Context: one part of a larger RNA
Molecule: small-subunit ribosomal RNA, 5' domain
Organism: metagenome
RNA sequence: GGAUGAACGCUGGCGGCGUGCCUAACACAUGCAAGUCGAACGGACGAUUAGAAUUGAAGCUUCGGUGGAUUUUCUAAAAGUUAGUGGCGAACGGGUGAGUAAUGCAUAAGUAACCUGCCCUUAAGUUUGGGACAACUCUUCGAAAGGGGAGCUAAUACCAAAUAAUCUUUUUCUUUCAUAAGAUUGAAAAAGGAAAGAUUUAUUGCUUAAGGAGGGGCUUAUGUCUGAUUAGCUAGUUGGUGGGGUAAUGGCCUACCAAGGCAACUAUCAGUAGCUGGUCUGAGAGGAUGGUCAGCCACACUGGGACUGAGAUACGGCCCAGACUCCUACGGGAGGCAGCAGUGGGGAAUUUUGCGCAAUGGGGGAAACCCUGACGCAGCGACGCCGCGUGAGCGAAGAAGUCUUUCGGGAUGUAAAGCUCUGUCAAGAGGGACGAUUAUGACGGUACCUCUAGAGGAAGCCCCGGCUAACUACGUGCCAGCAGCCGCGGUAAUACGUAGGGGGCGAGCGUUAUCC
Numbered sequence: 001g002g003a004u005g006a007a008c009g010c011u012g013g014c015g016g017c018g019u020g021c022c023u024a025a026c027a028c029a030u031g032c033a034a035g036u037c038g039a040a041c042g043g044a045c046g047a048u049u050a051g052a053a054u055u056g057a058a059g060c061u062u063c064g065g066u067g068g069a070u071u072u073u074c075u076a077a078a079a080g081u082u083a084g085u086g087g088c089g090a091a092c093g094g095g096u097g098a099g100u101a102a103u104g105c106a107u108a109a110g111u112a113a114c115c116u117g118c119c120c121u122u123a124a125g126u127u128u129g130g131g132a133c134a135a136c137u138c139u140u141c142g143a144a145a146g147g148g149g150a151g152c153u154a155a156u157a158c159c160a161a162a163u164a165a166u167c168u169u170u171u172u173c174u175u176u177c178a179u180a181a182g183a184u185u186g187a188a189a190a191a192g193g194a195a196a197g198a199u200u201u202a203u204u205g206c207u208u209a210a211g212g213a214g215g216g217g218c219u220u221a222u223g224u225c226u227g228a229u230u231a232g233c234u235a236g237u238u239g240g241u242g243g244g245g246u247a248a249u250g251g252c253c254u255a256c257c258a259a260g261g262c263a264a265c266u267a268u269c270a271g272u273a274g275c276u277g278g279u280c281u282g283a284g285a286g287g288a289u290g291g292u293c294a295g296c297c298a299c300a301c302u303g304g305g306a307c308u309g310a311g312a313u314a315c316g317g318c319c320c321a322g323a324c325u326c327c328u329a330c331g332g333g334a335g336g337c338a339g340c341a342g343u344g345g346g347g348a349a350u351u352u353u354g355c356g357c358a359a360u361g362g363g364g365g366a367a368a369c370c371c372u373g374a375c376g377c378a379g380c381g382a383c384g385c386c387g388c389g390u391g392a393g394c395g396a397a398g399a400a401g402u403c404u405u406u407c408g409g410g411a412u413g414u415a416a417a418g419c420u421c422u423g424u425c426a427a428g429a430g431g432g433a434c435g436a437u438u439a440u441g442a443c444g445g446u447a448c449c450u451c452u453a454g455a456g457g458a459a460g461c462c463c464c465g466g467c468u469a470a471c472u473a474c475g476u477g478c479c480a481g482c483a484g485c486c487g488c489g490g491u492a493a494u495a496c497g498u499a500g501g502g503g504g505c506g507a508g509c510g511u512u513a514u515c516c
Base pairs, nucleotide, nucleotide: 001516002515003514004513006512007511008510009509010508013388014387015386016385017384018383019381020380021346026344027343028342030341031340032339035088036087037086040085041084043082044081045080048077049076050075051074052073053072059066060065095299096298097297104224105223106222107221108220109219110218111217114216115215116214119212120211121210122209123208124207125206126205127161128160129159130158136151137150138149139148140147141146167192168191169190170189171188172187173186176183177182197204198203199202225271226270227269232262233261234260237259238258239257240256241255242254243253244252274296275295276294277293278289279288280287281286301322302321303320304319305318324335325334326333327332352378354377355376356375360374361372362371363370364369391421392420393419394418401412402411403410404409425457427452428451429450430449431448435443460505461504462503463502464501465486466485467484471500472499473498474497475496481488482487
């Protein structure tokens, strides 16, 4: 000098764009953050409509009735609503950086060792049956959370059968490749193995097979902080065979066999740390750093475990144990903000319990639409960067005041006053978008434009001994104090304090901390 997610002191007009718990991965009140589909299904409710039965008002009456408002019940239809079964989603999106020094990340390869819901393309099919379980009804236990028993029922839920190959497994033969393990083409045999319907009849689903796209798993190489006052480490350890397991290779697991494997090219141990694109600095080489944004990884109160599923570190899923908090009728239950706000605490320090799904994107749905604290916006903070303003011109050999003086003067100083103007920003009034296509705008009557009035509402901070731009007076008297370094201060202090003057920067200016 530059830089910062900064903090502190003094000061503070406006706007745009960014940015904001670096500390306690401390504990959390409250609300919201993942639902959706009735065009999969049986129920329940149901505005309204129609029919049947019932009741039978006013009016009329020849008192016999007539009349039909109204009441209630049943049946059918029905827009619509929806607890439950079922489907898809909930593995995305959002947060945090505790752990991790390599099961990570970056770069480059490999998979002849693999998987892939939704989406796209192609081919074929979508046949026949069955038994349940919720909801519901009855009953029962419990304070609650939540259950138990009996009975009924539907499906795109579940099960069985049929059919099928370019499907799977095994065996045999064969083609073309490959260094090899092996891959691949074709044929034969045996065994196994699919489906789901809905409706407005045009779609949309479902099943099987092949391919694609996108996504993922696994493997290899190289690189990836410090310490040797850490020198030896290792028994599933290193390799082989058989078996198991996985989508898949593999000590991944297991039985047996061999005795290996790693290490001064730093193993092992210990400390520290998420990695990268990048960011800061620097002429560069480097050094430092990894907040916001983007990619990858890890984690979700702590520690284990599996289930479901195409896919699981399963944040707002389950089970077990632990700590903590809450409810309780004391028998037993409930919870997890490192989602968005917000609270306490910690700290030098970090925001609103806001608006909206209008846009972009995501989930569900045929759609309408619903959900979305992702996101879009607004709010707060000079936290940063950028832009603008706080007026412009004229105006005295120069008012007053103040400071200083050699008492003549000098300085403040064209500064003010005064005169003439302008109208940015802010204020008031009117108009008023783009973002959205024909409809839909939270932002927002916002941006922007026009008009009105009027210099009015808008300047501070640090420094002045040298480094280093900028000097005098008074006070103080090694005191009080200053200080980045050198050093000032003990009676004439340009170095302390105040004043005048001056210098620098300017809605900021200084200080502190950290990096180059």